Small-subunit ribosomal RNA from an uncultured prokaryote, 1481 nucleotides, folded computationally.
The coordinates come from a structure-prediction model, not an experiment, and the mean pLDDT is 83.
RNAcentral holds the sequence, with entries from ENA.
It matches the Rfam family "Bacterial small subunit ribosomal RNA". Rfam links the family to the GO terms ribosome and structural constituent of ribosome.

RNA sequence: AGAGUUUGAUCCUGGCUCAGAACGAACGCUGGCGGCAGGCCUAACACAUGCAAGUCGAACGCUCUCUUCGGAGAGAGUGGCGCACGGGUGAGUAACGCGUGGGAACCUACCAUUGAGUACGGAACAACCCAGGGAAACUUGGGCUAAUACCGUAUACGCCCUACGGGGGAAAAAGAUUUAUUGCCGAAAGAUUGGCCCGCGUUGGAUUAGUUUGUUGGUGAGGUAAUGGCUCACCAAGGCGACGAUCUAUAGCUGGUCUGAGAGGAUGAUCAGCCACACUGGGACUGAGACACGGCCCAGACUCCUACGGGAGGCAGCAGUGGGGAAUAUUGGACAAUGGGCGCAAGCCUGAUGCAGCCAUGCCGCGUGAGUGAAGAAGGCCUUAGGGUUGUAAAACUCUUUCACCGGUGAAGAUAAUGACGGUAACCGGAGAAGAAGCCCCGGCUAACUCCGUGCCAGCAGCCGCGGUAAUACGGAGGGGGCUAGCGUUGUUCGGAAUCACUGGUCGUAAAGCGCACGUAGGCGGCUUUGCAAGUUGGGCGUGAAAGCCCGGGGCUCAACCCCGGAACGGCGCCCAAAACUGCAUGGCUAGAGACCGGAAGAGGUAAGCGGAAUUCCCAGUGUAGAGGUGAAAUUCGUAGAUAUUGGGAAGAACACCAGUUGCGAAGGCGGCUUACUGGUCCGGAUCUGACGCUGAGAUGCGAAAGCGUGGGGAGCGAACAGGAUUAGAUACCCUGGUAGUCCACGCCGUAAACGAUGGGUGCUAGUUGUUGGGAUGUAUACAUUUCAGUGACGCAGCUAACGCGUUAAGCACCCCGCCUGGGGAGUACGGUCGCAAGAUUAAAACUCAAAGGAAUUGACGGGGGCCCGCACAAGCGGUGGAGCAUGUGGUUUAAUUCGAAGCAACGCGCAGAACCUUACCAGCUCUUGACAUACCUAUCGCGAUUAGUGGAGACACUUUUCAUCAGUUCGGCUGGAUAGGAUACAGGUGCUGCAUGGCUGUCGUCAGCUCGUGUCGUGAGAUGUUGGGUUAAGUCCCGCAACGAGCGCAACCCUCGCCUUGGGUUGCCAGCAUUUAGUUGGGCACUCUAGAGGGACUGCCGGUGAUAAGCCGGAGGAAGGUGGGGAUGACGUCAAGUCCUCAUGGCCCUUACGGGCUGGGCUACACACGUGCUACAAUGGCGGUGACAGAGGGGUAAAUGGCGGUGACAGAGGGUUAAUCCCUAAAAGCCGUCUCAGUUCGGAUUGUCCUCUGCAACUCGAGGGCAUGAAGUUGGAAUCGCUAGUAAUCGCAGAUCAGCAUGCUGCGGUGAAUACGUUCCCGGGCCUUGUACACACCGCCCGUCACACCAUGGGAGUUGGUUUUACCCGAAGGCAGUGCGCUAACCGUAUAGGAGGCAGCCGGCCACGGUAAGGUCAGCGACUGGGGUGAAGUCGUAACAAGGUAGCCGUAGGGGAACCUGCGGCUGGAUCACCUCCUU
Repeated sequence: AGAGUUUGAUCCUGGCUCAGAACGAACGCUGGCGGCAGGCCUAACACAUGCAAGUCGAACGCUCUCUUCGGAGAGAGUGGCGCACGGGUGAGUAACGCGUGGGAACCUACCAUUGAGUACGGAACAACCCAGGGAAACUUGGGCUAAUACCGUAUACGCCCUACGGGGGAAAAAGAUUUAUUGCCGAAAGAUUGGCCCGCGUUGGAUUAGUUUGUUGGUGAGGUAAUGGCUCACCAAGGCGACGAUCUAUAGCUGGUCUGAGAGGAUGAUCAGCCACACUGGGACUGAGACACGGCCCAGACUCCUACGGGAGGCAGCAGUGGGGAAUAUUGGACAAUGGGCGCAAGCCUGAUGCAGCCAUGCCGCGUGAGUGAAGAAGGCCUUAGGGUUGUAAAACUCUUUCACCGGUGAAGAUAAUGACGGUAACCGGAGAAGAAGCCCCGGCUAACUCCGUGCCAGCAGCCGCGGUAAUACGGAGGGGGCUAGCGUUGUUCGGAAUCACUGGUCGUAAAGCGCACGUAGGCGGCUUUGCAAGUUGGGCGUGAAAGCCCGGGGCUCAACCCCGGAACGGCGCCCAAAACUGCAUGGCUAGAGACCGGAAGAGGUAAGCGGAAUUCCCAGUGUAGAGGUGAAAUUCGUAGAUAUUGGGAAGAACACCAGUUGCGAAGGCGGCUUACUGGUCCGGAUCUGACGCUGAGAUGCGAAAGCGUGGGGAGCGAACAGGAUUAGAUACCCUGGUAGUCCACGCCGUAAACGAUGGGUGCUAGUUGUUGGGAUGUAUACAUUUCAGUGACGCAGCUAACGCGUUAAGCACCCCGCCUGGGGAGUACGGUCGCAAGAUUAAAACUCAAAGGAAUUGACGGGGGCCCGCACAAGCGGUGGAGCAUGUGGUUUAAUUCGAAGCAACGCGCAGAACCUUACCAGCUCUUGACAUACCUAUCGCGAUUAGUGGAGACACUUUUCAUCAGUUCGGCUGGAUAGGAUACAGGUGCUGCAUGGCUGUCGUCAGCUCGUGUCGUGAGAUGUUGGGUUAAGUCCCGCAACGAGCGCAACCCUCGCCUUGGGUUGCCAGCAUUUAGUUGGGCACUCUAGAGGGACUGCCGGUGAUAAGCCGGAGGAAGGUGGGGAUGACGUCAAGUCCUCAUGGCCCUUACGGGCUGGGCUACACACGUGCUACAAUGGCGGUGACAGAGGGGUAAAUGGCGGUGACAGAGGGUUAAUCCCUAAAAGCCGUCUCAGUUCGGAUUGUCCUCUGCAACUCGAGGGCAUGAAGUUGGAAUCGCUAGUAAUCGCAGAUCAGCAUGCUGCGGUGAAUACGUUCCCGGGCCUUGUACACACCGCCCGUCACACCAUGGGAGUUGGUUUUACCCGAAGGCAGUGCGCUAACCGUAUAGGAGGCAGCCGGCCACGGUAAGGUCAGCGACUGGGGUGAAGUCGUAACAAGGUAGCCGUAGGGGAACCUGCGGCUGGAUCACCUCCUU
């Protein structure tokens, strides 16, 4: 410090996720030792048992025990002090509760100081005794008694009042002793603790906006330790609140802790400070202090005891129990230390504390051994079978002993005694490698890889995502990586997240500028003088507890931990000083702002009046059959006279041309003319005011269209509606009608893509060029220069993710306001406000996804555009589709009809040839190391060929006849070879996967494209080059150009045909010379031909055109002319195209069978459908006759000639040919004659019969021949195919395969046309451009209803509970006020009285709990219901994305199964074409 994830790729925006640290943690697996810490986060739930607060005999009496009689001790009481500390918990509390800093009107036991006093009396009550009540707790009556308990009096330093003369009134306790001393009382001042008040700080919600009646203040009184509405009486009507009152939810606060670079954020366990609480609620008493955790009273709930009458209790003290929970310890030792209470003290008490126990809960430290050791052991795993790895790891050898264990010594903690810890820490000795390693991960992020199993299953997963038969992602194993007595997981917090942005973000298009203005509060504010000193700055002082963090030291062997010192504690308060800036006050100024005067433009607003054109309607005339409307029609109007045309009239609405990115207005918006009233703006002057300014939360006003209310109006248009069309349907688009509405007046509504998707204001920062309204100067119709104010285009710097913006900023700055924080849910629900309604405004959550989005790029696509090409269309010729047959396919059938191929690019395709074989299929029979390969052992050299027979369907088995008797040799049954038998490795598979593959092939397409290097441009994907202007068959070439070059393609090089030359001249040829029936022979090689080698064609020449180019057009010459014709040749790639059945091959599967062999059958089936062909339908023909002219091939197990035979298929003695020699070989269309339009002398299917040939064999199932038979068919619907010249059409010939079988295929030649105006359209393709929500790329994407399942949520008659308010009722305990004819020791009293005082009781008011009624609010449940979300393969349509096929979207209204449609107004975030204007070059 970053990384992963949206895309084909890119940049950006933006969310989600990860890596880090931490924890009072929990869970899973595992677990050796020690030190230091920590340990109910949940039920402030309920608690058994024990302990946690006592002490003092030096305050007092009584009783008891012991006694050495000196005394010592114990017990229950009276009395004193303590129990308000210490310990626990965090329920409540949003508060002067806490933090921090101040303040004045207070108290303070114990403590220290000062200075006084401590005198004289008195009466009781416990204990105890007696008598009762009660189960108990406890309690009643009578009697005796002490005090440091209680009471009275005296005194008064100080205190209070004062008229300054004086007056008033409150106290006491003693004990010990040799002294010292200690206690008590009042007082002062101190210290300490505490009470009270104030400034500032202290969570969320405005879908909580008003709240408050002792409330706010005053006067007086009461009360308190003390101020104060703290309480009361009276008076006033205040107090708080947008700087957030009130209400509601949540919460103890802080030092600190965690995280973070910091600022911050989260948190408030342990330790420390404060607060609050003590079963729940209320209350006071005592006391210095409490409204009191281990005190009291009352009420309530709960638990326990009970003799049923009554009583007792409060672990949020320490242990412990139950319960809750994912989860948190011992009913331990000790007061030795530190501290606390009491005491003169000894001492007693102390679950505070100090220790121990449990727990890997955390932090820290240590160990589980060290060295040597390669046959790189065994085993495991992998393997290309060689090896690699585990791995110096182990074993083995040599060492060591930390920790643990055993034995011994044995602390500090205590400066005299006293040690729980503890025989602990530490030290010494001993034995022995001995007792001590796991967990997670290994696709990327993220360090670490292989095999097996599994087969979208099981499973994994933090995000992206893995798994559908080769999974580094699941499970196991081997290996590896990480951490280590731990390791992972889960949860939570911060970080990363600049993802709430103070530091430190944004708002044209990504989320985000209010529709616009005015203006309140608030915020901000021009130049200058003087003063003040609030902010600000400097200095000083006080405070900011300790601990913690940080720094420097020190102590435990180190560390964690602990100790000491320092710094820091960012803050607050006080004092002094300064006066620049802000502020406040004051005086002045004019540059901001406004006023005044003079000019100017304008669709600015309101009202009234007027005008012409047009539409429609009405009347009349002319006139006759149609009009209207559309893509085409129809509904509609018209012979009752329409449309058309002429004249006249009526009504309403809107204002052509001018008209212009012209003008005005804040925006919405505003357009005929005139008048009236009226707002704003600009320019000039510089006369006045003197900062009067900017912005603006709330508030207020204006605000298109649609819509609403009332009343008018209604020509045209026109939601709804009706009809006609279109369509599969058409609730639409189109047409004919048509109501609200559109118009006016008044009143509502308050929204729009209310847009420049750009808030307002001020200043600054290059220009160029239009245009609108003013001014100035030069000059004067004009024009030029310049200056203000507007409105456009381009453009520098700068900005921006890019697009773009660019003085009219989206640049650089300042001020103020508004708004945003992933997508969906949703601008929805609920609540509030507004509205007549429609609805508007404010505005969530649950749940769900890992994206949603912006700009730009490359492609692809478009029922977008431009250019161009192709038998693509057109122009032609001939076909297919109709018939019969052949052949292939589908389907069906079958035991099997083997398998593959599937739009073009499967279908006369694999198959260049299924009777057996082929053959893979079916039935049956049969073999099991096998039909075939290699290796081993044994035996043989009778291996092989052949005759005949038997069994069998055959394979096969058995017998038999005849021929022949392996090669090499070092002569060794040595080597090789062959055969037979045997056992095992293995063979074998046309079994599966072409979606695991190689190879080969098809296709786009013989289309002109596809790329690279360097450079340049761009953040980048990418672009440029390759685009542009021409040209070409061509990315062919030329020119231009930030490109310059290059590669694969194109072309050329190759083959062939066409012309010529040349050397050769047999088997070829024959001009001339002989010769023959015949180039037959001699001869010749000129010609033809043949196989070689060369030449030739290059836009080379001329003219025109073009840009002086490339090229194009025409011409000449030439056998051939612009690629001369044809072939071979197929770029990068696409289609998971085809093929595992050509071959090869991974994996899987079968192994007496899915392998091998054989016989027979099948691949040849047949209602039907399709493709490709053949033959025809006839006269351009059939039949008969005649008999001319090819080319290219093939031939030895061969092609076959051929006398003779047969009507013919054919048969066949003899001869030639290893081929320019012989043969196949006859070419056919042609020509002549005949037939004369007929299902025929066309056509030949089908069938009968007799034959031929091949072959082991023609039944299923071959080809051919003779005779006979003579079907459909008379030119073929929709549709569709081929072809541009030696082509189509037509005619025959040959070959491969092959025993035989071709209408197929591959070749060959003969005869030999027609047409192309042209590129509008169909199809395919290329280039450029444009739009895109597509990228699996339009066979794309995608919307809504309906149906099903699940999830959360709104409404909902109600119902249940919490909380709160108001009114009323009740009124425990208790203080207070009153009363007190019952009772009464202290004082008074001449006293058996009475009084003062007191108590019980009663009463009043306050008040907790409780009750009644009515609300508010929150939560749970709820029949039914609304929408929403999610869900591999449901239904209906096709709304959006391209001009998405009616451009889309926004607001509004109506309608419709649904997406949606239509009306009105608006926007461009619309393609295309044209025009206008402007700009650039």